[in-house]
RNA sequence: GAGUUUGAUCCUGGCUCAGAAUGAAGGGGGGCGGCGUGCCUAAUACAUGCAAGUCGAACGAGAGUCCUUCGGGACUCUAGUGGCGAACGGGUGAGUAACACAUGAACAACCUACCCUGACGACUGGGAUAACAGUUUGAAAAGACUGCUAAUACCGGAUAGGUAACGGAGGGACAUCCUUCUGUUAUUAAAGUUGGGAUACAACACGACAGGAUGGGUUCAUGUCGCAUUAGCUAGUUGGCGGGGUAACGGCCCACCAAGGCGAUGAUGCGUAGCCGAUCUGAGAGGAUGAACGGCCACAUUGGGACUGAGACACGGCCCAGACUCCUACGGGAGGCAGCAGUAGGGAAUUUUCGGCAAUGGGCGGAAGCCUGACCGAGCAACGCCGCGUGAACGAAGACGGUCUUUGGAUUGUAAAGUUCUGUUACGAGGGAAGAACGGCAGUGAUAGGGAAUGAUCACUGAGUGACGGUACCUCGCCAGAAAGCCACGGCUAACUACGUGCCAGCAGCCGCGGUAAUACGUAGGUGGCAAGCGUUAUCCGGAAUCAUUGGGCGUAAAGGGUGCGUAGGCGGCUUAUUAAGUCUGUAGUGAAAUCGUAGAGCUCAACUCUAUCAAGCUACGGAAACUGGUAAGCUAGAGUGCGGUAGAGGCUAGUGGAAUUCCAUGUGUAGCGGUAAAAUGCGUAGAUAUAUGGAGGAACACCGGUGGCGAAGGCGGCUAGCUGGGCCGUAACUGACGCUGAGGCACGAAAGCGUGGGGAGCAAAUAGGAUUAGAUACCCUAGUAGUCCACGCCGUAAACGAUGAAUACUAAGUGUUGGAGAAAUUCAGUGCUGCAGUUAACGCAAUAAGUAUUCCGCCUGGGGAGUAUGCACGCAAGUGUGAAACUCAAAGGAAUUGACGGGGACCCGCACAAGCAGCGGAGCAUGUGGUUUAAUUCGAAGCAACGCGAAGAACCUUACCAGGGCUUGACAUCCCUCUGACCGGCCUGAUAACGAAGGCCUUUCUUCGGACAGAGGAGACAGGUGGUGCAUGGUUGUCGUCAGCUCGUGUCGUGAGAUGUUGGGUUAAGUCCCGCAACGAGCGCAACCCUUGUCUUUAGUUGCCAUCAUUCAGUUGGGCACUCUAAAGAGACCGCCGGGGACAACUCGGAGGAAGGUGGGGAUGACGUCAAAUCAUCAUGCCCCUUAUGUUCUGGGCUACACACGUGCUACAAUGGUCGGUACAAAGAGCAGCAAGACCGCGAGGUGGAGCAAAUCUCAAAAACCGAUCCCAGUUCGGAUUGCAGGCUGCAACUCGCCUGCAUGAAGUCGGAGUUGCUAGUAAUCGUGGAUCAGAAUGCCACGGUGAAUGCGUUCCCGGGUCUUGUACACACCGCCCGUCACACCAUGGAAGUUGGGGGCGCCCGAAGUUGGACAGAAAAUAGUUUACCUAAGGCGAAAUCAAUGACUGGGGUGAAGUCGUAACAAGGUAACC
Repeated sequence: GAGUUUGAUCCUGGCUCAGAAUGAAGGGGGGCGGCGUGCCUAAUACAUGCAAGUCGAACGAGAGUCCUUCGGGACUCUAGUGGCGAACGGGUGAGUAACACAUGAACAACCUACCCUGACGACUGGGAUAACAGUUUGAAAAGACUGCUAAUACCGGAUAGGUAACGGAGGGACAUCCUUCUGUUAUUAAAGUUGGGAUACAACACGACAGGAUGGGUUCAUGUCGCAUUAGCUAGUUGGCGGGGUAACGGCCCACCAAGGCGAUGAUGCGUAGCCGAUCUGAGAGGAUGAACGGCCACAUUGGGACUGAGACACGGCCCAGACUCCUACGGGAGGCAGCAGUAGGGAAUUUUCGGCAAUGGGCGGAAGCCUGACCGAGCAACGCCGCGUGAACGAAGACGGUCUUUGGAUUGUAAAGUUCUGUUACGAGGGAAGAACGGCAGUGAUAGGGAAUGAUCACUGAGUGACGGUACCUCGCCAGAAAGCCACGGCUAACUACGUGCCAGCAGCCGCGGUAAUACGUAGGUGGCAAGCGUUAUCCGGAAUCAUUGGGCGUAAAGGGUGCGUAGGCGGCUUAUUAAGUCUGUAGUGAAAUCGUAGAGCUCAACUCUAUCAAGCUACGGAAACUGGUAAGCUAGAGUGCGGUAGAGGCUAGUGGAAUUCCAUGUGUAGCGGUAAAAUGCGUAGAUAUAUGGAGGAACACCGGUGGCGAAGGCGGCUAGCUGGGCCGUAACUGACGCUGAGGCACGAAAGCGUGGGGAGCAAAUAGGAUUAGAUACCCUAGUAGUCCACGCCGUAAACGAUGAAUACUAAGUGUUGGAGAAAUUCAGUGCUGCAGUUAACGCAAUAAGUAUUCCGCCUGGGGAGUAUGCACGCAAGUGUGAAACUCAAAGGAAUUGACGGGGACCCGCACAAGCAGCGGAGCAUGUGGUUUAAUUCGAAGCAACGCGAAGAACCUUACCAGGGCUUGACAUCCCUCUGACCGGCCUGAUAACGAAGGCCUUUCUUCGGACAGAGGAGACAGGUGGUGCAUGGUUGUCGUCAGCUCGUGUCGUGAGAUGUUGGGUUAAGUCCCGCAACGAGCGCAACCCUUGUCUUUAGUUGCCAUCAUUCAGUUGGGCACUCUAAAGAGACCGCCGGGGACAACUCGGAGGAAGGUGGGGAUGACGUCAAAUCAUCAUGCCCCUUAUGUUCUGGGCUACACACGUGCUACAAUGGUCGGUACAAAGAGCAGCAAGACCGCGAGGUGGAGCAAAUCUCAAAAACCGAUCCCAGUUCGGAUUGCAGGCUGCAACUCGCCUGCAUGAAGUCGGAGUUGCUAGUAAUCGUGGAUCAGAAUGCCACGGUGAAUGCGUUCCCGGGUCUUGUACACACCGCCCGUCACACCAUGGAAGUUGGGGGCGCCCGAAGUUGGACAGAAAAUAGUUUACCUAAGGCGAAAUCAAUGACUGGGGUGAAGUCGUAACAAGGUAACC
């Protein structure tokens, strides 16, 4: 920096990623070289080999070889005595929280072999012993005895110097002291070896002294992990006097004396750990690490111990004990890879039983030299870093192949092929280094000195020395020949398509992907990244300002202690002087090397290596004196005291008052009272409630009373008295910084609760009863006990809140209120509100800060688990304080925004309710649906918004369904080839169930001669699909809703989502209009424009009309166009006029005029959007599926089934009626394969026949109403279902399965439960009429007119909608969210009778080796031996504490996908929620 909480936003906050690194591991793949690195685990056990020897110039002896003048000599080897080394080098990190390490000091408290320097020495004696020889024990290891012998082995004496003690005389200093000179006692040496070797010379050894160097020892200051759920620890402990011991100081050890010592600045305990230079990371500060390299420490199978030595308490030494392994003759012995290789084991995991001493270094030696698993090299491993290569140039037919495709092409891709080059590396051959310098040897010469050489030193010359290695490197040859993979491609994060799969298989670092079109799984093509590597896993740092010193916070996100007093601590007013601890500065020392940085250099470059240089810190000594600190002296502004006033529910104690409730007594009085939404339990005729009087008792104090007062907080309220704390104001007499904060500590601390004793009126947990309810352990009611009250004592917590610690100072205003001062202006101290700057994530805060600063304290670090477990402390108990982890999630949260929702609020509207009318729901039938049935009952539609819906019309067809029969380039389209032109078309026959086949008759092409057209046959591309997906789509449609809304541009406000505009005051049917306004405008909607209807005018009169004039049966005809009507153009209505209201507006109410009055009535017209709403079966269409079938065709059947349920209708139940007869009046339509008049036949449906009409002309073609008659309230002269018989019509066809007619039959039904629908006027209701579809088949649908009502107080309620506002834990948006028990599975964890194991401490017993001390033996010394005391490793016993594991059973917790029971929370969440 990014991703991730949300619908979106800002913030808080966690989780995750991108970077770098590694002693790494594992996966796929793998050409070369250089330089590095390589058991992180079992400090587990180890076979085998090697890793420390050397010296004959210290000593004696033995063996062998060579030479010999036979006398001997030379050389080599072996064991032993002796010297030096073995304490280095090499390994490991178990232990250790410590002077172990680091830095810096100190030793006047110390040692130091070999080495260097200086000066001095090396005199004189002695006795042994190994080897060896002999004897002997034992299996072995290993010894025993006797005898011989040497030394640079060992011992005595002398001398020197040194040391120690005691004296004496000087000098100096850091506290104990140091140092020079001098006197007395104790203590040394190899007359060695070699050089041809002589007493001289030289070399190497040797002794003592002084000094140096080197290496160590000790002490001190500072620093060095976690836990306080480890708070007290300590008897040699702390100190002293005196001893012992040590190289040296010291309780290091001992005897005695004193009672100290350490600790919240973290003692003690427990856990963990080698420390550092450095390494990794980081901008840095930091954080993590301590492999390799280097310094220090510790260890060497475990534990203890000493010896030797200059040095060890000793990795390849010794003794003892334990465990383990091996040998054994069972008596006893041997061993220690955490050296180099290597083996086993463990483990995710770490190499060769290699070469060489050539170089560097070490040991010994005079030297040659020997030894050296140190080291130098090689081998194995991409384990890491660095370098190189796998070819280069040209090359378009943009090849083949692959992949994708819109089928055109695109891409792989100049990539390949091809042509021309190069040869790094690899391979072959040839040449071929540096690392080698010495020492020594041979030769020559020089130097020093008095200086001989054979000595020492130096120079030159010569010969010679390489494990690596015939390696690096060079040259030649040779062929593009032998050399590319891994990961990723949804976002973060560079890189996309196809196929397969279908919440499967799988992926995943986080968010998340996968349920049939997956850029997220698998494969392929392509692309991106890195490259001999790549990605994964693990770990650390970073990002993380997510522990914040640099550099965070605490009103609401996690976080202020409930409040005060006060200890330690931290911080602290003004002035002067001084000091120099902090601070600043200079110089010096140190800061090892390597590393890092900078500048150079060497390997062809780089890695790597070399050279030079640089830092912080610490220490010492100077300097400065502002600030902080110390010291001294002063001041008064902070703080306190005094004096004078003042307000107050401040506290405690005692007394006292009235109102009210209850109870008791008495009187009056009678049937109810009480309680609730409504009731009941309860009280009451034994007299209640009510009322009056009197009394008892307890508790609380109305009005005043107030964001008024007081108090540190909790809290405090009648009145009076007493005692008492604090504040404020005024004054300026006194003190003179006395202050602020405050870990621990102490005190106070609501309510509830606890203990003891009182008290008890009212109220009231628990409890009982009554209700409510599905239940009701609740809400409501009636009762009612603890408690509430008092005294004393506990408890110590609250949403103890201003969710805001205390103190001080500063920083605009305005306005209330309380107390004081002042004559006033004003001022001081409190307590509220508004508000600027500032601040805040926002909300908000804003002199009473959440602003600007300082000081001190407390607290926070994701959610859950959990304020739980455990431990401890307190408490009588309840419980309180302190307070985790495992596990689990990717969020949890704050503020604000827009919606949605609310059994929130306000306003408004709608046949929404109300007021009415008519219905539905009951009956029969029609029709649709569900269900059931069936071979099939094709499919779709599903709350409103599916159900007389798609379907404006299923007997065949339709038809998609079922059974059966056929066809396969197909019923239909395009392309190709061949043939035919007697093809096509029309009519007829025709096996068959039918289609198909076949046959007959009639008719019988055009042409520019290419062909067109038509048919048949053939091949394949393809056709075809009412198969799937409406959740892949287009188009169309429904719905909210004809509701009044939905948005945009610019501007402004806000960090932002967003807001404003669109809100407000009015008004409207309307976001309609007006006014106002940080908004100004605009768009889609509203309205208007459109159609129709209502009035009038004009024009035009045929098929329309007829007033006047004739005429007729008849507007029939003449005539006319006035009227009706038709159909074109106009007019008209606009709150225009008047009055009232209103803001002088918009508008509204009333009136006039008018055919019509306030959008006149009706229609068309449907904003942004919602419902993954409906439709793949109207159509179109992606993808998938079928292809002799899911296509096509034919016959028959089915879609019409029928215990049942629902929707929509029709007809009714009758007298406002039925039946019969008579008589009127429409509108809008339709009509040629049609409507069909008049006439005739039939009871009728209808038939015969056909005038007229392609229509203002003809036809279809009216009913209710009205006038009469009859029926007389019945299952009827109501009602017509059902059924029988006989007919008619359409049609190939009427059985399944049509409609109509006549006669006969005459079912249910007497107005319909809960509930529910439509309708506000030419409406409902009622009456008929027409049309589409259609051969036929409406009670449906769409239209038309006739007759023609009732009611509307009004907006409380139901439903739906709109605007504003409010709350919200909802956003899939309340059909939301969400809590707890129970049941099931899994996981981690607490308790638990106990059980097992570990580490440590304490007490007691036993006690090896060993040091020291004592004793014995011995003539003494040296020496060895025996014995003993103390200490002590290991071992044993005991009682406790502690840690870990485990444990029947048990407790809660977490997670899971469905389950069970309820509905606690979120809205007034339906009883406000919470502590």
Molecule: small-subunit ribosomal RNA
Organism: uncultured rumen bacterium